RNA sequence: AGAGUUUGAUCCUGGCUCAGAGCGAACGCUGGCGGCGUGCCUAACACAUGCAAGUCGAACGCUGAACUCCUGAAUCUUCGGAUUUGGGAGCUAGGCGUGGCGCACGGGUGAGUAACGCGUGGAUAACCUGCCCACUAGUGGGGGAAUAACCCCGGGAAACUGGGGCUAAUACCGCAUAAUGCUUUCCUGACACCGGUCAGGAAAGGCAAAGCCCGCAAGGGCGCUGGUGGAGGGAUCCGCGUCUGAUCAGCUAGUUGGUGAGGUAACGGCUCACCAAGGCAGAGACCGGUAGCCGGUCUGAGAGGACGAUCGGCCACACUGGAACUGAGACACGGUCCAGACUCCUACGGGAGGCAGCAGUGAGGAAUAUUGCGCAAUGGGGGAAACCCUGACGCAGCGACACCGCGUGGAGGACGACGCCCUUCGGGGUGUAAACUCCUUUCGACGGGGACGAAUGCCCGCAAGGGUUUGACGGUACCCGUAUAAGAAGCCCCGGCUAACUACGUGCCAGCAGCCGCGGUAAUACGGAGGGGGCAAGCGUUGCUCGGAAUUACUGGGCGUAAAGGGUCCGCAGGUGGUUUUGCAAGUUAGAUGUGAAAGCUCAGGGCUCAACCCGGAAACUGCAUCUAAUACUACAAAACUAGAGUCUAGGAGAGGUUGGCGGAAUUCCCGGUGUAGCGGUGAAAUGCGUAGAUAUCGGGAGGAACACCAGCGGCGAAGGCGGCUAACUGGCCUAGUACUGACACUCAUGGACGAAAGCGUGGGUAGCAAACCGGAUUAGAUACCCGGGUAGUCCACGCCCUAAACGAUGGAUGCUAGGUGUUGGGAUUUAAAUCUCAAUGCCGUAGCUAACGCAUUAAGCAUCCCGCCUGGGGAGUACGGUCGCAAGGCUGAAACUCAAAGGAAUUGGCGGGGGCCCGCACAAGCGGUGGAGCAUGUGGUUUAAUUCGAUGCAAAGCGAAGAACCUUACCAGGGUUUGACAUACUUUCUUAAGCCGAUGCGAAAGCAUUUGGUGGCGCAAAGUUUACUUUGCGCAGAUUGUACAGGUGCUGCAUGGCUGUCGUCAGCUCGUGCCGUGAGGUGUCCGGUUAAGUCCGGUAACGAGCGCAACCCCUAUCACUAGUUGCCAUCACUUCGGGUGGGCACUCUAGCGAGACUGCCAGCGACAAGCUGGAGGAAGGUGGGGAUGACGUCAAGUCAUCAUGGCCCUUAUACCCUGGGCCACACACAUGCUACAAUGGCGGAUACAACGGGUCGCGAACUCGAAAGGGGGAGCUAAUCCUAUCAAAGUCCGUCUCAGUUCGGAUUGUAGGCUGAAACUCGCCUACAUGAAGCUGGAAUCGCUAGUAAUCGCGGAUCAGCCACGCCGCGGUGAAUACGUUCCCGGGCCUUGCACACACCGCCCGUCACACCACGAAAGUCGGUUCUACCCGAAGUGGCUGGGCUAACCUUCGGGAGGCAGGUCCCUAAGGUAGGGCUGGUAAUUGGGGUGAAGUCGUAACAAGGUAACC
Repeated sequence: AGAGUUUGAUCCUGGCUCAGAGCGAACGCUGGCGGCGUGCCUAACACAUGCAAGUCGAACGCUGAACUCCUGAAUCUUCGGAUUUGGGAGCUAGGCGUGGCGCACGGGUGAGUAACGCGUGGAUAACCUGCCCACUAGUGGGGGAAUAACCCCGGGAAACUGGGGCUAAUACCGCAUAAUGCUUUCCUGACACCGGUCAGGAAAGGCAAAGCCCGCAAGGGCGCUGGUGGAGGGAUCCGCGUCUGAUCAGCUAGUUGGUGAGGUAACGGCUCACCAAGGCAGAGACCGGUAGCCGGUCUGAGAGGACGAUCGGCCACACUGGAACUGAGACACGGUCCAGACUCCUACGGGAGGCAGCAGUGAGGAAUAUUGCGCAAUGGGGGAAACCCUGACGCAGCGACACCGCGUGGAGGACGACGCCCUUCGGGGUGUAAACUCCUUUCGACGGGGACGAAUGCCCGCAAGGGUUUGACGGUACCCGUAUAAGAAGCCCCGGCUAACUACGUGCCAGCAGCCGCGGUAAUACGGAGGGGGCAAGCGUUGCUCGGAAUUACUGGGCGUAAAGGGUCCGCAGGUGGUUUUGCAAGUUAGAUGUGAAAGCUCAGGGCUCAACCCGGAAACUGCAUCUAAUACUACAAAACUAGAGUCUAGGAGAGGUUGGCGGAAUUCCCGGUGUAGCGGUGAAAUGCGUAGAUAUCGGGAGGAACACCAGCGGCGAAGGCGGCUAACUGGCCUAGUACUGACACUCAUGGACGAAAGCGUGGGUAGCAAACCGGAUUAGAUACCCGGGUAGUCCACGCCCUAAACGAUGGAUGCUAGGUGUUGGGAUUUAAAUCUCAAUGCCGUAGCUAACGCAUUAAGCAUCCCGCCUGGGGAGUACGGUCGCAAGGCUGAAACUCAAAGGAAUUGGCGGGGGCCCGCACAAGCGGUGGAGCAUGUGGUUUAAUUCGAUGCAAAGCGAAGAACCUUACCAGGGUUUGACAUACUUUCUUAAGCCGAUGCGAAAGCAUUUGGUGGCGCAAAGUUUACUUUGCGCAGAUUGUACAGGUGCUGCAUGGCUGUCGUCAGCUCGUGCCGUGAGGUGUCCGGUUAAGUCCGGUAACGAGCGCAACCCCUAUCACUAGUUGCCAUCACUUCGGGUGGGCACUCUAGCGAGACUGCCAGCGACAAGCUGGAGGAAGGUGGGGAUGACGUCAAGUCAUCAUGGCCCUUAUACCCUGGGCCACACACAUGCUACAAUGGCGGAUACAACGGGUCGCGAACUCGAAAGGGGGAGCUAAUCCUAUCAAAGUCCGUCUCAGUUCGGAUUGUAGGCUGAAACUCGCCUACAUGAAGCUGGAAUCGCUAGUAAUCGCGGAUCAGCCACGCCGCGGUGAAUACGUUCCCGGGCCUUGCACACACCGCCCGUCACACCACGAAAGUCGGUUCUACCCGAAGUGGCUGGGCUAACCUUCGGGAGGCAGGUCCCUAAGGUAGGGCUGGUAAUUGGGGUGAAGUCGUAACAAGGUAACC
């Protein structure tokens, strides 16, 4: 610091997603040790049990075992005393109570609270303060009246309680004394000034106290009372800051203020009476939602954003609600009273309780610990102290919850074990990893030792000092020793982002997935495995926060077309504001002071072995307040100016607005004339009008609406908008002048006015046009487009509506920044022209800007000010709410849910029922066909045991197949074989054995079985015997057994190679360098000519080049040369008359080598070009004709069945052999052909002229037999020699047939033959005779062909025994017609244009309906929550009132009084109740639209001129 994702690709906009850091976490897998932290985020849900606040006997009364002392009594006595039993005192101890202090601290929680609650800074001259400190003055007298405990008698189950009696105090109460204290009044001074405060003085009035301990005492100590001050604590007030909703806009009656009173520690409507009518609010009142606030924590470069656990400060709360009491302090967590809910006890009468203290339990939840130890330390309460209490605290326990540290070993060790994985089978990986050798021993284990934390305190002492006690943690940390590599590694990931790859399994299944996306038989994406990468006692996942996100933009974004300028103007508040001077000092700047708690963060130190952690220090805390200083700028105050703005004078242009009047043309209607059969309308028609006289035409009239030409990217207006002429009224603008005012300005939320068309209301009007509607057409349909009618409406008046693609898709104002050119209106100047200038309106264009397109002095440039608006697409401008409207509807304006895009500009293609140019037998012009018939062949379909397979628009279909009776053959039925019909290797056995041949049997054959037959190796070496054998061994060959393997026309042409088709023999397709563009890409390859051609020429930011085109190659057309057999024969000779022979090589021919044609020449056209047109010459003329040759690429085109090949599949079968069958089936459909339908013909006779080829398992002559097919025959020929082959046929000549289903046509069938072949039944060809079908030129439609072509005629060849060949490939013979031309059909090329297409128009895509699911709205209602208003009731309690009850202290004249208590009553008031509202949530029959969903229905709306331009 970025990355992925919209596209065929690009740039931009824009969202989504990822990589980082963090957490009080949870879940999954795994888990060795220690340190240090941390641990109910949910139910402020309910709680069993224990503990969490007591203490003081040195305030007091009582109780009491023991002991000591004092003192009685009784008994006994050895007279010393003993025992028993009383009283008092002391000491000690515990219990009860009075009293004091504490219980308001400490600890918990975050429900409430949007608030002076919190933070920060101030104020109190408006306040309080126990214990503590300092100072000051006191602590006298009386026992004056009581009371608890205690005793007695009662009530009650209990809790508890009533009555009577006794008693103490540091409890209570008088009295005395008392001030500089308190209250009131007055005087003086100082300070402050808004009220006022302080000091001093004077007068009056009332107001205090408690004792206890030590001591012989003196005295000391602790207390107590009044006062002054301090410290610390608290209270109140104020400035500023502190979340969200405006779909919450008005709120308020003690409300705002005053006067007076009450109340409080104190100010104050805090409360009350009276008076006034105020107060708050767009700088957001009120209402709703949410929330404890802060120091800080997390993140971030920062600014910010999010959070507020642990620690610290403040606040609030303590079962819920209310209330006060006590007290220095509470409206009181472990106090009281009341009400409520809940739980418990009960004898049913009545009582008890409050863990949001520490543990713990249940519940809730994804989830959060021990009913531990100790007061040793720190701190707190009480006490004089010892000491007691302390779940504060210190420790321990549990949890990888977080952070930090350590370990699970270290070194050596093979070209490298085993296992596993991969493999091209060679090997590679795991991998120095292991084993093995040497070494070390942290942690853990065991044994031994063993802390710091401790100083206080207490005792002695004048003091210095001395003595002495105390450890929960813990036998812990730590130290030493012993033994052994011994006890200690997992998790996630490996398609891209993102580090890391293979094999297998699976087969759109199972599954994965953060985004893009993987999986449909070769998955680096699923699953397990091997290997690898990352982190590591953890690793992943999930959730949440910040970041990346400049994706809310203060730092730091935008608005012409991507989301976004309000329809326009006016204008209050607000914001902003020209020039000069002076003042001030609010903003601003600087300095100082105070504050900004501690902790935390940062820096450098220190302590735990390091670190985390902890300690001391510094810095920082960017803030606030006060004071001082500065005065450039802003504000404010004052004065002045004229450049902004406005006024004035003189001119000017104009469809600017409103109202009235007038005008002509046209349409329609009415009347009349002329006139007759049509008019009208359309692509074509029809409806319609017309013989009742239309249309047409002439005259007259009526009425309404709109104003031709002029008319112009001309004018005016703020926009909407404004168009005949004229009058009145009226707004704005421009120019010139420079007299006046003197910043009066700009913008503008809310607000106001205007605002096309359509629409609405009322009343008029209505000629034309014309939604709706009615007809006619069109169409599959046609609720449309077209036609004929036609009502609202369009017009007027008045009143509403308030929206438009209200657009320049561009808010307003001001200044600045090259030019050129046109137009409108002024001015200067001028004879005029030119020129200059102001305002307006267009076009082009520099810089600059922009994603690009484009904008460019009329900015989208450079700046300033103000307003409006945007933040992914859909849902949706919808719902709900509010508001406006008569309604229609407008304005404001969400969410759930869903997608990973939606979009802008430009690029390359493709496409268009867009355009331009051009080509092609593309059309046209012609000739002949197909489609109809019969037959042949192929295909589909059907059938079948099988009808093997493939090819399927052009570009499958006489195609693979240039030969299916068996074979072929792949298919079917049946019979057989299993290392196999075929290859290689090893292995067993064998070489007079197996085997082979023959024979026999069985069999359809294949084969199986038998064997009395035959046959039955070679080479080398050694040995033996010996010269030829035998044996052994080895090699080759053969056979055999077994094993590896063979075999497969089985699948995948969508895994492939190769080959092929097609666009298309179309003229295209690209590259290098340069240049242009951010880029895709463009340029070149474009433009003007020209060509068959991207062929060539010229122009040109291009210059060159490559693959294609052309040429080079072959055949053919002319000639020359060479050569002359098997070819030829002009001349010569012979001849059986046949180039047969001699001879010759001239010619033909053959086949080799050359020549020739190049727009070379001439003329014209053209640009002096390329080239075109015509001509000459020439065998041939503009590529002479034909062939071969097929650019980059397209169609996942075709072929796994030619071959090759990856993967998969079969292996006694999907392999192999055989017999028979099938591929030849037949209702039918299609394709390609043949033969015909006849006289340009058929038949018969006669007769002429080819070329290419083929031939030894062959072609086969002569001759012969047969009517023929053919048979016999066998010459010749391995071929310019012989044969096919007489070589042809059409043609020509003669004859006949005479228009007929025929002397056309030949299908079909019968019979008889022939040939091939083991074999013609299924299923061959040929011959002869007989038979003689359909068919009389073929519907819609469609094919070929432009010259030696079409048409027509025959000949040859491949395959092949034969042939279903009418096919295919070649050959020659005869031999036409037509092309005006490019409008149209088809295909193609180039340029251009539009595009929402890119799988590319066989594209894309819209809406209803049907089905499924999801969320939302409405809804009769219904159930909650919350809140308001009115009223009722009214607990406890404070306060007020009362004085019939009761009453110790004080007073008393003794009667009583003061005071108090209880009671009663009044106000207030919690909970509760009744009634009616507001807001909000849940649910609901039914209903509405919306979203989503591989293959549903109907149409075709949009994208091309989308077939009616689209849209608002």